[in-house]
RNA sequence: GAACGGGUAGCUCAGUCGGUAGAGCAUCGGACUUUUAAUCCGGUGGUCGUGGGUUCGAUCCCCACCCCGUUCACCA
Numbered sequence: 001g002a003a004c005g006g007g008u009a010g011c012u013c014a015g016u017c018g019g020u021a022g023a024g025c026a027u028c029g030g031a032c033u034u035u036u037a038a039u040c041c042g043g044u045g046g047u048c049g050u051g052g053g054u055u056c057g058a059u060c061c062c063c064a065c066c067c068c069g070u071u072c073a074c075c076a
Stems, first nucleotide, its partner, number of pairs: 001072007010025004019056001027043005049065005
């Protein structure tokens, strides 16, 4: 330098032929328990990498850029 994959909650990841964004774990509150743990119930938590474009409407489509990974190439 090129190709491909990825970037979504504190962490690990789903998701969508374009129509108000989810799970598990974690965290907070409650129930239970002598207490803790476990179990059960409920809640909180997101500019969907950044900036533009298309559209009535974009996490999803298009363009550019940034970051991570894999492979290939190049150089000494």